[in-house]
The part of an RNA shown here (small-subunit ribosomal RNA, 5' domain) has 523 nucleotides and comes from a metagenome.
The full RNA is in RNAcentral, with records from SILVA.
Model confidence (mean pLDDT): 84 of 100.
Its Rfam family is "Bacterial small subunit ribosomal RNA".
Context: one part of a larger RNA
RNA sequence: GGAUGAACGCUAGCGGCAGGCCUCAUACAUGCAAGUCGAGGGGCAGCAGGACAUUUCGGUGUUGCUGGCGACCGGCGAACGGGUGCGUAACACGUAUGCAAUCUACCUUGUACUGGGGCAUAGCUCUCGGAAACGAGAAUUAAUACCCCAUAUCAUCCUAGCAGCACAUGCUGAUAAGAGGAAAGCUCCGGCGGUACAAGAUGAGCAUGCGUCCCAUUAGCUAGUUGGUAAGGUAACGGCUUACCAAGGCCACGAUGGGUAGGGGUUCUGAGAGGAAGAUCCCCCACACUGGCACUGAGAUACGGGCCAGACUCCUACGGGAGGCAGCAGUAGGGAAUAUUGGUCAAUGGGCGCAAGCCUGAACCAGCCAUGCCGCGUGCAGGAUGAAGGCCCUCAGGGUCGUAAACUGCUUUUGUACGGGAACAAAAAGCUCCUGCGGGAGCCAUUGAGGGUACCGUAAGAAUAAGCACCGGCUAACUCCGUGCCAGCAGCCGCGGUAAUACGGAGGGUGCAAGCGUUAUCC
Numbered sequence: 001g002g003a004u005g006a007a008c009g010c011u012a013g014c015g016g017c018a019g020g021c022c023u024c025a026u027a028c029a030u031g032c033a034a035g036u037c038g039a040g041g042g043g044c045a046g047c048a049g050g051a052c053a054u055u056u057c058g059g060u061g062u063u064g065c066u067g068g069c070g071a072c073c074g075g076c077g078a079a080c081g082g083g084u085g086c087g088u089a090a091c092a093c094g095u096a097u098g099c100a101a102u103c104u105a106c107c108u109u110g111u112a113c114u115g116g117g118g119c120a121u122a123g124c125u126c127u128c129g130g131a132a133a134c135g136a137g138a139a140u141u142a143a144u145a146c147c148c149c150a151u152a153u154c155a156u157c158c159u160a161g162c163a164g165c166a167c168a169u170g171c172u173g174a175u176a177a178g179a180g181g182a183a184a185g186c187u188c189c190g191g192c193g194g195u196a197c198a199a200g201a202u203g204a205g206c207a208u209g210c211g212u213c214c215c216a217u218u219a220g221c222u223a224g225u226u227g228g229u230a231a232g233g234u235a236a237c238g239g240c241u242u243a244c245c246a247a248g249g250c251c252a253c254g255a256u257g258g259g260u261a262g263g264g265g266u267u268c269u270g271a272g273a274g275g276a277a278g279a280u281c282c283c284c285c286a287c288a289c290u291g292g293c294a295c296u297g298a299g300a301u302a303c304g305g306g307c308c309a310g311a312c313u314c315c316u317a318c319g320g321g322a323g324g325c326a327g328c329a330g331u332a333g334g335g336a337a338u339a340u341u342g343g344u345c346a347a348u349g350g351g352c353g354c355a356a357g358c359c360u361g362a363a364c365c366a367g368c369c370a371u372g373c374c375g376c377g378u379g380c381a382g383g384a385u386g387a388a389g390g391c392c393c394u395c396a397g398g399g400u401c402g403u404a405a406a407c408u409g410c411u412u413u414u415g416u417a418c419g420g421g422a423a424c425a426a427a428a429a430g431c432u433c434c435u436g437c438g439g440g441a442g443c444c445a446u447u448g449a450g451g452g453u454a455c456c457g458u459a460a461g462a463a464u465a466a467g468c469a470c471c472g473g474c475u476a477a478c479u480c481c482g483u484g485c486c487a488g489c490a491g492c493c494g495c496g497g498u499a500a501u502a503c504g505g506a507g508g509g510u511g512c513a514a515g516c517g518u519u520a521u522c523c
Stems, first nucleotide, its partner, number of pairs: 001523004006519005013376006019369002021334001026332003030329003035076003040073002043069002047067003050063005083287003093211007102204002107200008115149004125138005156179002159176002162173004185192002213259003220250003225247008262284004266277004289310005312323004340366001342365003348362001349360004379410004389401005416459005424450001430443005467512005472493003478507005488495002
């Protein structure tokens, strides 16, 4: 000098864009953050409508009949999105490869199919237990829930031989015989689905080369350890696991141990080489009160699922129960220190749905904070009796603040008042037409949180707006008074003991400026 997720002191007019618990992965009141589908199903608690009955004309009752729909069965989603950095020195990450050792819901393409039958169980009803959380029993019912049978070229397995290829185990193709596995319907008739196989896309898993902090005042480490055989297990290779056999494996090219730490793209600095950092944004990893475990599922060993144990908090009728903000706000505590218990789904994106739509603290906006960067303003021109006043001096005088003020003319950014007023909206839906399908074209309606915001215009009026640090040298900027090794200053050198440009005040000056200084840290 540059830089910062900064803090502190003094000060403060506005706007745009960004950023905002670096500390206690501490504890959490309250609300919200993951639902959706009635075009899968039985149904009908509540709401609205209709019909019927009744009526004191206020209403009341009955009826799933209609819109729709609480709870329930079922499907899809909840493994995404959002948070944090505890752990991890590791194939975690980065980079480059391999899988002839693998899986992949929804989506796309292609081929084929969608036949027949059955048993239950939620709900509802009844009874019972419990303070509650929540249960127990009986009866009965449905499905795109569950089960069985049929068919299936192909998948899979087994047998037989054939052809082609190769990268060690092998891979690919066709043929024959056998074994053997499937489905679901709904509909407004437009459509939406279901099953098998193959291919693609996407996502994931595994393996390998190289790179990846400090300590040798850590020198030896290792028994599933290293390899083999067999079996089990997995989507898959593998000591991944087990039995048996062998005695190996790693290490001064730093094993093992200890400490520290999420990694990268990047960021800061520097001419570069390098050094330091890893906030915001993006990718990957790990975690979700602590530890362990599996279930479901295409996918989890699952933040707002489950079970067990533990610590803690809460409820209790003392028998027993409930909970997990490292989601968004917010609270307490800690701290030098870090924001609102806001608005909207209008856009973008996600889930479900044929769609309408519903949900979305993702997201988009608004609020707070000079935390940073950038921009703008606090006026411009003229004006000398160089006024008064302050300060200084060689003191009837001169110098300086200083064209500064007054005064005259001008302008109106900004602010105030009034008026106008956006873009962000593309549609999807509907209608018409074209097309074998997928889809395409045209027409038309509706939809804005931000926001009456940005922006534009008009009006009056210099009106609403400057501070902070420094002035001995380094280092731009000097005098007077006070003080008298005192009070004090100080980054280093050093100032102060009676004329201090170094302390305190004043006048003047220098630097930066809505900031200026100080502190901390990095280069």